[in-house]
Predicted 3D model of a 346-nucleotide RNA (Bacterial RNase P class A) from Rhizobacter sp. Root1238. Rfam family: Bacterial RNase P class A. The family's RNA type in Rfam is ribozyme. Gene Ontology terms of the family: tRNA processing, dimeric ribonuclease P complex and ribonuclease P activity. The model forms 91% of the base pairs in the Rfam consensus. Taxonomically the source falls in Rhizobacter (Bacteria, Pseudomonadota, Betaproteobacteria, Burkholderiales). The sequence is in RNAcentral, with records from ENA and Rfam.

RNA sequence: GAAGCGGACCAGACCGCCGCUGGUGCAAGGCUCGAAAGGGCGCACUGGAGGAAGGUCCGGACUGCACAGGGCAGCGUAGCAGCCAACGGCUGUCCACCGCGAGGUGAGGAUCAGAGCAACAGAGACGAGUCGCCGCAUCGGCCGCAAGGCCGGCGCGGCGGGUGAAACGGGCAAUCUCUACGCGCAGCAAUACCAAAUAGGCACACGUUGAUUCGGCCCGAGGAGUGUGCGGGUAGGUAGCACCGAGCCGGGCAGCGAUGCCCGGCCCAGAGGAAUGGCGGUCACGGUCGCAGGCUCGCAAGGGUCGGCGGCUGCACAGAAUCCGGCCUAUCGGUCCGCUUCACAC
Repeated sequence: GAAGCGGACCAGACCGCCGCUGGUGCAAGGCUCGAAAGGGCGCACUGGAGGAAGGUCCGGACUGCACAGGGCAGCGUAGCAGCCAACGGCUGUCCACCGCGAGGUGAGGAUCAGAGCAACAGAGACGAGUCGCCGCAUCGGCCGCAAGGCCGGCGCGGCGGGUGAAACGGGCAAUCUCUACGCGCAGCAAUACCAAAUAGGCACACGUUGAUUCGGCCCGAGGAGUGUGCGGGUAGGUAGCACCGAGCCGGGCAGCGAUGCCCGGCCCAGAGGAAUGGCGGUCACGGUCGCAGGCUCGCAAGGGUCGGCGGCUGCACAGAAUCCGGCCUAUCGGUCCGCUUCACAC
């Protein structure tokens, strides 16, 4: 210098203006939505997307139902050892395969229970004993005067050319199956609480000896229900839900490592049709065009490379929705660390 392998990280920075949304403090007085429950409106300070928030694939927390315990079915996992709350995740290691190598990939238990499967070729492919050739014995037919010859069938014994990955000896469990282990079912639209209108339910009281109603009383009219209370569910509202956590940052110790323990510091989004945005300026980065250059290869034409100025333009994948740990997938461009192979120089 070229080509690679493994890992870590960034995801524009700052300033100004205008907004959106959560929290805390002050104020508790007013206004407003609503029947209520319960919300909204003020001022100040302050927080406000990601490495994947994504796919919803796996495992948990949490919640409800069921539950003495066990089993069947179903689903899942599979070398060995370890980590973890748990896992199909992660770490180490053995083996197999790929790579010159750094490294990468692996659905890697069992074919001493049973079943199933194997393209093409081949007589025959998982039921077995088959095809060809040779020998012996025997039966039938034909030819021949005869000796005998030819053809075919059946039985026994022997030999294996050839095909194929594999020919009674194996393979496949990523076909069923067996073994061991794990899993009760459903999911925040879970669930808990507050709670209308209307309809219906229950209890009590009044009522054909005329109630309730007709604006308060009387007359009068009218003619079968009326009143009160309770309870369940729905619309709606609140909690779950974001302050404490399998939490984040830094350091130390143990361990090859995943990881664990200790010390110090920090509090870090929380909507409910769903906030996290818009505009302007400066700087940084990428692309492209133009201008004037430096170095360098070449006889030349021409080419390579480096930075400067100016114009235009771009900045990926994507966007929390109960929370957490993983896996997988998407991702312009850039930075750093360790290592491998090859070439050259000292």